[in-house]
């Protein structure tokens, strides 16, 4: 300067006009209410509440992913809550953060990169079991098509019988692997070193790692296939659930929970039995004809209020941790729509792009002192702002996303 | 907004790891004076996209995209 890595931060500024929604005041309007005033009651009113398609005024108003809904977890409802089994599902190297998690950190292993770094569903395949098409003799138990040696017949190529698995061939994969040495060829046959398996040792919290003996190799792949090991997990979701209005036919059908005994002072009380949300057992509790429950069919309505905006909150500092966090402590309150509100438009300016002109020369090119654009300055003139839009809420992951800023580190070239 | 589901030949589906089939439609040929039946042969596929796991993917994991269902309330 150039080419890269890595984990962050932004995601258009201002001003003028005119709008949407929330909130809070102050006025107007409507209704209530009945302290207060006048009264035979009626009523008048301002304090007071409440409501508004009504006015002023002040305040707040979309993201880093609001979005897929993939995971986790607050909440709420299935009327409750314990223990063990069984089934289904999810998770899956070690330690650790967390309210949790499939996330995050840190570390092991295994792979690629010159390097910074990046990727891994990364427990078991010596419990079982089921797959491995085609090709190839032979596809998991071990076999022999070629071809290597050797025997018997033949002898000119050749048949058969034995060995052998070193070369060839087939295939994704042929059952350790390079190398001397050994044979008739050859082989872990036999040694050396790699790898793999068994014991124990030493370091580590732990996955591991190091060296140490001993074993000639017994053990092929597939678990995002069945399964086995460890842990985890009960279901549905704010259209969850709670209230108040309005309407209709407080309607019909099937089903469940009822079968029951004894005693009674007719309230009830034992006793048996059932039924309590994946299931079977056990214990604790609790309901058992009712204004019950569930499912379907068939009327109504298409309002309002709550859940709902103080949280695993946001910042700033101290500590304690390699880090993910953790922990005390100041300050702050930060959208709340509901055919859905957070914009519209006009002026000026920034990124960034294009076109025109004009200047310069590191590079390149050649007639060697000019030329030249895909480079840089400047001027003018046009274009111009990615993905996307809260809907109960909170950590995450994943997927979109023009452009722009800083940092740390790595390669390579030059100058010093 | 919440929650299940689907994607294969022009249409309708079947395939649940090992050469993508089936029905209709479509094109020939034959039958027929000619149609339609019939018979006969025959073409047609980015298995929705990517990426992973496997020796090997429609299938088996994950991400996209795109399509369709169902949830109100009250008596």
């Nucleotide at each position: 300067c150039c080419a890269g890595u890595u984990g962050g931060c932004u995601g258009g500024a201002u001003g003028g006009c005119c709008g949407c929604u929330c909130c809070g005041u102050a006025g107007c309007g409507c209704g209530g209410a009945c302290a207060g005033u006048g009264u035979u009651u009626u009523g008048c009113g301002u304090a007071c509440c409440g409501c508004g398609a009504u006015u002023g005024c002040g305040g707040a108003g979309a993201g880093g992913a609001a979005a897929g809904u993939c995971c986790g977890g607050g909440c709420u409802c299935c009327a409750u809550g314990g223990a063990a089994g069984c089934a289904c599902g999810g998770u899956g190297c070690c330690g650790g953060a967390u309210a949790a998690c499939g996330u995050c950190c840190g570390g092991c292993g295994g792979g690629g990169g010159u390097g910074a770094c990046c990727c891994c569903a990364g427990g078991g395949a010596a419990a079982g079991u089921g797959c491995c098409a085609c090709a190839g003799a032979a596809a998991g138990c071990a076999a022999a098509c070629c071809g290597c040696c050797u025997c018997u017949c033949g002898u000119u190529u050749g048949a058969g019988g034995g060995g052998u698995a070193a070369g060839g061939g087939u295939g994704a994969a042929a059952g350790g692997g390079u190398g001397c040495g050994g044979u008739a060829a050859g082989a872990g046959c036999g040694c050396a070193c790699c790898g793999c398996g068994c014991g124990g040792c030493u370091g580590g919290u732990a996955a591991c790692a190091g060296g140490c003996g001993c074993g000639g190799c017994a053990c092929g792949g597939u678990a995002a296939a069945c399964c086995c090991c460890a842990c985890c997990g009960g279901g549905a979701g704010c259209a969850a659930g709670a209230c108040c209005g309005a309407a209709u036919a407080g309607g019909g059908a099937u089903g469940a929970c009822g079968a029951g005994g004894c005693g009674u002072u007719c309230g009830c009380g034992c006793c048996a039995g059932g039924c309590c949300c994946g299931u079977u057992u056990c214990c604790a509790g609790g309901c058992c004809u009712g204004a019950u429950c569930a499912u379907c069919c068939g009327g109504g309505u298409u309002g309002g209020u709550u859940g709902c905006a103080c949280g695993a909150g946001g910042u700033g500092g101290a500590c304690c941790g390699c880090a993910a966090g953790g922990c005390c402590u100041g300050c702050c309150c930060c959208a709340g729509a509901u055919g859905a509100a957070u914009g519209g438009u006009c002026a000026u300016c920034c990124a960034u792009c294009c076109c025109g002109c004009c200047g310069g020369c590191a590079g390149a090119c050649c007639u060697c002192g000019g030329u030249u654009g895909u480079c840089c300055g400047g001027c003018g003139g046009g274009a111009g702002g990615a993905c996307a839009g809260a809907a109960c809420c909170c950590g995450g992951c994943u997927u979109a996303c023009a452009g722009g800023c800083a940092a740390a580190c790595u390669g390579g070239u030059g100058u010093c | 907004g919440g929650g299940c589901g689907g994607u294969u030949a022009g249409c309708u589906c079947a395939g649940u790891g090992g050469u993508a089939g089936a029905g209709c439609a479509c094109u020939u040929c034959g039958u027929u004076g000619a149609c339609a039946u019939c018979g006969a042969a025959g073409g047609g596929g980015u298995c929705a996209c990517a990426a992973g796991u496997u020796c090997g993917a429609a299938c088996c994991u994950u991400g996209u995209a795109c399509c369709g269902c169902c949830c109100a309330c009250c008596a």
This is a predicted complex of two RNAs, RNase P RNA and transfer RNA, with 491 nucleotides together. The coordinates come from a structure-prediction model, not an experiment, and the mean pLDDT is 77. Rfam match: Bacterial RNase P class A. The family's RNA type in Rfam is ribozyme. Rfam links the family to the GO terms dimeric ribonuclease P complex, ribonuclease P activity and tRNA processing. Rfam's curators write: Ribonuclease P (RNase P) is a ubiquitous endoribonuclease, found in archaea, bacteria and eukarya as well as chloroplasts and mitochondria.